[in-house]
This record gives sequence, C1' cells and structure tokens, in this order.
RNA sequence: UUAAUAGGUAGAGGCUGCAUUGCUUAAGAGUACUAUACGUGAGGAUGACAACGUUGAUCGUAUACGAAAGGAAGCUUUGCCGAAAUUAAAUGCAGUUUGUCAGGCGCAUUUAGUUGGGGUUAUUUUGAAGAGGAAUAACACUGUCAUUUAUAUGGAAUCAUAUAAAUGGUGAGCUACAGAGUAU
Repeated sequence: UUAAUAGGUAGAGGCUGCAUUGCUUAAGAGUACUAUACGUGAGGAUGACAACGUUGAUCGUAUACGAAAGGAAGCUUUGCCGAAAUUAAAUGCAGUUUGUCAGGCGCAUUUAGUUGGGGUUAUUUUGAAGAGGAAUAACACUGUCAUUUAUAUGGAAUCAUAUAAAUGGUGAGCUACAGAGUAU
C1' cells in the first nucleotide's frame, strides 16, 4: 500500500428477561348451537356454482336445554439471551369457513428488513372486555460501550481500576478466556 474482517469457547442484562409444556381457576356465558311456539315473508354466508328454501330462507320474541376456542391469572415443565417479536414476499399443509373452486383466516419453512430490555401514557388495530396482544410516537428507568468531570486506591504518573454524575451511541453489540496472524 492492497485485500479480508459475522473466527472459536464460555457468560451477563430481568426475580415482571424471552418463548414453551401441563394442571387449576375466573371470565367467555346463561352467550352461541339445538328444540318448541308465535310473528315476519324470500333469500342467506366474501364471490361463483351446486344444494337447501312458501312442507317457510333470514330475522325477532318467549320457554327449555346448554357449550367451546382464542386470550388471562397462579403454580409448573423445557429450551434459551435475536432469546423472541413483527413487516413483506415465496413455498407447502388441505387445517378452517354447509359441498366444490377461489379468496380470507390459521400453521410451518425460507429470504430480506426493523426492534438491546422491560415499563407508563396516547393513537390505531385485534379481542366478549375498563383483561391482554400488535404497530407507531413520547417519557423516564435499566443493561452495555465511548468521551468528559470529581473522589478513592495502586510507589509516582498525562496510566489503570472502582464509584458517582453528564453527554452520545445501541445486539452482526458487550465481557472473559485460549489460539493464529499482522503492525509498533
């Protein structure tokens, strides 16, 4: 000067870290479904077709019977620290929506992007919900690194370590260890 630069192993953040398994409990809900009676009177679910439907679709009221899923709390199991979440696209499942096709929803994988972590508030969205989840923004807190200042310690020191404060950054980061290479 040029090129390359996410090497390996082990760890930390929080007692409200992340996800997950099982049990119990509350809510969901006296709701949906179903049946009967009365009333209404031609359609009903995202679209098309088929089927069903005046022997009454759909809807409403009353009575009787009467759930579940997702989500939540507590305890617990396992795996972990891009843990995980989320956005977009692709592929697959034939799972779900009366039947078929399509679409939507759900699950899994891959690629690319964003987010260090949890919290509070607001808006939007989801949800039965004043629970919870998701996205965005703001606020402080916290972990870590860099710089500066102050104090203390180390024989001294413009050096190092620890504590505190301020400012700024953020995970392809940070700390420790071992090894290899290069430069001074």

A computed fold for a 184-nucleotide RNA from Psychrobacillus vulpis, annotated as Lysine riboswitch aptamer. Lineage of the source: Bacteria > Bacillota > Bacilli > Caryophanales > Psychrobacillus. Its mean pLDDT, the model's own confidence on a scale to 100, is 78. It was read from a public genome assembly, where an Rfam model found it.